[in-house]
């Protein structure tokens, strides 16, 4: 230079193929509750412009272009 994967909560992921009702799950964080105190266990919460930007639709995490950044592969 080419090609092919990934980027979605503080951290690991799913969800995209096949567009649709409020974006989720686990841990991790806050509060109660429970305990003599901690763990560890129930409950409850806050946390996300889905890596950026444009376009396609009535709608876009998803289709599609371009960038960005990782990470393998080929010269």
């Nucleotide at each position: 230079g080419g090609g092919c994967c990934c980027g979605u909560a503080a951290c690991u992921c799913a969800g995209c193929u096949u567009g649709g009702a409020u974006a989720g799950a686990g841990u991790a964080c806050u509060g109660u509750c429970c305990u003599c105190c901690u763990a560890a266990g129930a409950c409850a919460g806050g946390a996300g412009u889905c890596a950026a930007g444009g376009g396609u639709u009535c709608a876009a995490a998803u289709c599609c272009c371009u960038u960005c950044g990782g990470g393998c592969c080929c010269g």